[in-house]
RNA sequence: CACGAUAAACGGCAAACCUAUCGAAAGGUAGGGACGCAAAGCUAAAGGGCCUUCCCGUAAGGAUGGCAGCCAGCUACCGAA
Numbered sequence: 001c002a003c004g005a006u007a008a009a010c011g012g013c014a015a016a017c018c019u020a021u022c023g024a025a026a027g028g029u030a031g032g033g034a035c036g037c038a039a040a041g042c043u044a045a046a047g048g049g050c051c052u053u054c055c056c057g058u059a060a061g062g063a064u065g066g067c068a069g070c071c072a073g074c075u076a077c078c079g080a081a
Base pairs, nucleotide, nucleotide: 003079004078012037013036017032018031019030020029021028022027035069041074042073043072047071048070049067050066051065053063054062055061
């Protein structure tokens, strides 16, 4: 530098659902809880995609807020061959 072993170490995160709370909604936050995750770390104006609400309305399109556990970008622990 590359790679991610049916391995190991230190450990980490936490879906659905429940409770509380914020929000018009999507959804967020906290606690519980584990389906899973080797980037399930960070980034949402300056890539794509998806969702909400409004406008328009055949469709397409525009605006708005959101999703990083969809891809993407950036960074990173450990480790044999």